[in-house]
RNA sequence: AAAACAAACGGGCAAACCUGCUGAAAGGCAGCGGCGCAAAGCUAUAGGGCCUUCCCCGAUCUCGGAAAGGCAGCCAGUUGCAACA
Numbered sequence: 001a002a003a004a005c006a007a008a009c010g011g012g013c014a015a016a017c018c019u020g021c022u023g024a025a026a027g028g029c030a031g032c033g034g035c036g037c038a039a040a041g042c043u044a045u046a047g048g049g050c051c052u053u054c055c056c057c058g059a060u061c062u063c064g065g066a067a068a069g070g071c072a073g074c075c076a077g078u079u080g081c082a083a084c085a
């Protein structure tokens, strides 16, 4: 000097429930809350996967298919802070 790992201090993010707004829905935003998180930062034409179905297509009477709508707290890609002996 570099790498890996445990811990502490100080901070960071914020699941479910509930309330309001928004959206066709999935979902999103705000408040509340705190399950968890060392990347729970970022990336959704252009990795895979998952959710929804306004429009559309087929069938036929409510069924199937299908993103151009979503999910980064599913995997993945990418950037990155602190850290004693």
Stems, first nucleotide, its partner, number of pairs: 012037002018031005035073001041078003047075002049071003056065003